This is a predicted structure of an 87-nucleotide RNA (c-di-GMP-I-GGC riboswitch aptamer) from Peribacillus deserti. Its mean pLDDT, the model's own confidence on a scale to 100, is 85.
């Protein structure tokens, strides 16, 4: 450089569960580990998720739309990097 068949020094952790922040989606601590060769980082473009606010309805704790709220473990795109193979 160039690839990830095989491995795995070292690494990430799914459900679930305790605590905590949140309106929710979800996030963070530990604790499991279902799987990952970028399961490292970035919401940049599409996809998912929630609807607190706002609109619209309607008429009383509703329904319906909408990200300024999320997901990088949903696909790409950038940016960076171990390990192992070929050259």
């Nucleotide at each position: 450089a160039a690839u990830g068949a095989a491995a795995a020094a070292g690494g990430c952790a799914u459900a679930c569960u305790u605590g905590u922040c949140g309106a929710a989606a979800g996030a963070c601590c530990a604790g499991g580990a279902c799987g990952c060769a970028a399961a490292g980082c970035u919401a940049u473009g599409g996809g998912c998720c929630u609807a607190a606010g706002c609109a619209g309805c309607a008429a009383u704790u509703g329904c319906u739309g909408u990200a300024u709220g999320g997901c990088u473990g949903c696909c790409a795109a950038g940016c960076c990097g171990c390990c192992a193979u070929u050259c």

It was read from a public genome assembly, where an Rfam model found it.